[in-house]
RNA sequence: GUGGGCAGAGCUCAGUGGUAGAGUGUGUGCUUAGUAUGCACAAAGUCCUGGGUUCAAUCCCCAGUGCCUCCG
Numbered sequence: 001g002u003g004g005g006c007a008g009a010g011c012u013c014a015g016u017g018g019u020a021g022a023g024u025g026u027g028u029g030c031u032u033a034g035u036a037u038g039c040a041c042a043a044a045g046u047c048c049u050g051g052g053u054u055c056a057a058u059c060c061c062c063a064g065u066g067c068c069u070c071c072g
Stems, first nucleotide, its partner, number of pairs: 001071001003069005010024004018055001026042005048064005
C1' cells in the first nucleotide's frame, strides 16, 4: 500500500427494517448465627462517528476512526 472481519449494559455475546435481550457481574430484600449457595426485585445501553435510502435504520448503502487478520 491492498483485501477481509469486528465495534452493542461493567465484561462475554444473541438479535432483527417497526424505539434492544441473555449469561455473568453490581445493588437491595428474603433465607443463614454469619459468609457462601439459592430465590425475588432493581439499576445499568442516543447499538463507534458522520451522511444517505426509507413512513421508519442497531440492521441496508457510502465515508471516517480504532482494533484483528491475509497478501506485498
The RNA shown here (transfer RNA) has 72 nucleotides and comes from Vicugna pacos. The coordinates come from a structure-prediction model, not an experiment, and the mean pLDDT is 83. Rfam family: tRNA. By type it is a transfer RNA.